Predicted 3D model of a 387-nucleotide part of an RNA (large-subunit ribosomal RNA, domain III) from Thiobacter subterraneus. Its mean pLDDT, the model's own confidence on a scale to 100, is 83.
Context: one part of a larger RNA
RNA sequence: GAGUAGCGAUAAAGGGAGUGAAAGGCUCCCUCGCCGAAAGCCCGAGGUUUCCUGCGCAACGUUCAUCGGCGCAGGGUGAGUCGGCCCCUAAGGUGAGGCAGAAAUGCGUAGCUGAUGGGAAACGGGUUAAUAUUCCCGUACCAUGCCUAGAUGCGAUGGGGGGACGGAGAAGGUUAGGUGGGCCGGGUGUUGGAUGUCCCGGUUUAAGCGUGUAGGCGUGCCCUUUAGGCAAAUCCGGAGGGCUAAGCUGAGGCGUGAUGACGCAACCUCCUUCGGGAGGCCAAGCCACUGAUACCAUGCUUCCAGGAAAAGCCUCUAAGCUUCAGUCUAGGUGUGACCGUACCGCAAACCGACACAGGUGGGCAGGGUGAGAAUCCUAAGGCGCUU
Numbered sequence: 001g002a003g004u005a006g007c008g009a010u011a012a013a014g015g016g017a018g019u020g021a022a023a024g025g026c027u028c029c030c031u032c033g034c035c036g037a038a039a040g041c042c043c044g045a046g047g048u049u050u051c052c053u054g055c056g057c058a059a060c061g062u063u064c065a066u067c068g069g070c071g072c073a074g075g076g077u078g079a080g081u082c083g084g085c086c087c088c089u090a091a092g093g094u095g096a097g098g099c100a101g102a103a104a105u106g107c108g109u110a111g112c113u114g115a116u117g118g119g120a121a122a123c124g125g126g127u128u129a130a131u132a133u134u135c136c137c138g139u140a141c142c143a144u145g146c147c148u149a150g151a152u153g154c155g156a157u158g159g160g161g162g163g164a165c166g167g168a169g170a171a172g173g174u175u176a177g178g179u180g181g182g183c184c185g186g187g188u189g190u191u192g193g194a195u196g197u198c199c200c201g202g203u204u205u206a207a208g209c210g211u212g213u214a215g216g217c218g219u220g221c222c223c224u225u226u227a228g229g230c231a232a233a234u235c236c237g238g239a240g241g242g243c244u245a246a247g248c249u250g251a252g253g254c255g256u257g258a259u260g261a262c263g264c265a266a267c268c269u270c271c272u273u274c275g276g277g278a279g280g281c282c283a284a285g286c287c288a289c290u291g292a293u294a295c296c297a298u299g300c301u302u303c304c305a306g307g308a309a310a311a312g313c314c315u316c317u318a319a320g321c322u323u324c325a326g327u328c329u330a331g332g333u334g335u336g337a338c339c340g341u342a343c344c345g346c347a348a349a350c351c352g353a354c355a356c357a358g359g360u361g362g363g364c365a366g367g368g369u370g371a372g373a374a375u376c377c378u379a380a381g382g383c384g385c386u387u
Stems, first nucleotide, its partner, number of pairs: 013031006032384004040364004046344002050342001051075006060068002080141002082340003086119003092113003098107003122139005142336011153321002158316004166303004172296003177290005182203006188196001204261002208256004215249003220243007228236002262285001267280005304307001350359002366378003
C1' cells in the first nucleotide's frame, strides 16, 4: 500500500424463551422463505472414527461462538440366510512340458489364477444416545455330519441334458403406487349462514406354507431297433410302431401366517432437567376406479450383424465294489466358522493444496398440471448456503 480488495452462488429472514462473562449466527418454540427426478432416501467406490455422549474454546471455522466434521475423555459396528471368503469360469495374468534366443528373456498348450458374470437359504414388528434382514419377539427356510427306520445298483477327472444368454417392436394379464367412496376417531368458529354433499386424521400388515389362475412352451408315455455321442451306457441322438392330450412352466389373486403385530387423539399410572420420556388401554382396518419404465418375460413376433464360459444341478454307464460300502426317502439330533457391518457417500467427511459455485457409478420416483423423469406449485424429508 491499507483498515483498502475480499469474507466463495441475491434460497431470507423476523419474534419470543433458554443457556452463558458475553448471543444476529448455539438450543427450544412460533411465523416467513428455498429444494422437492432433489438441495429427499438407500447402495457401490473412496475416506477411515469424521458416528454417540460428557467436558472444553488456545489454535482450526474467511466474522462471533456458549456451537462444530475442532481439542480432551469415555462409549459405539453382534449375521447359517446381506456382502465377501467358498465352488465355477471370462478378458487378462501366470505357465509343467514345448518352441525361439548367445544369454537375459520372449511366446505359449494343459493347468492354475482372475468378477465386472453363474452357483443353497429370512421376512414382519420391536428395541439403543449411537447397530440391526445381524440383538429381541413372532413366524420361516437352506445345506450338511451322525443316529434310526424303510427302500435300493452304486460308482467319474468320462458321455448326455441343463445352466445358456443378441437387437428392435407389439399386444395382453397383473401388482407396487395413486385417487374417490364407505368405515373409524376427533372437531365444528359467529360476521349473514353452516350437523353438512362440512373440516382434520386414520383405514397398515411380510417371508413362508396351501391352492395352481391369466398366460407361455408344447408333446408325453410304452414297445422294437440303432453304422452317432473317441470305450461303455438302461442316458442323449437317429429309425419304426402303439396309446394318449398328457406334461413342464407361470405373475397375480384367494386362504393361512394373524384370537398376532401395528394402530390418532383422549384417558390412566410413573419419572422429569418441564423440552419431554416410559408403561397401560388401544377404534376402523373394507369397496370401486386408475395404474407403471416393476412382475409374468431368459416369454411372444420379427430382423441380420447370428448374439460368453465353466461349475453347482439332473441323468448315463467304465474300472471297481456288490450280505459290505454306497445311494434314495422319512423322522430325530447336532453343526453352519472366519472377514465386512459405526459414519459421510452429487458431498464441509470422496477426487480437486481450502469447510473450493467444478467432477463422481447404481437404485427409489408421492400429489396437482401435463405426452412426459419437461415446466410451475407442493408432500414426506431436508435446508435458509458461517460476516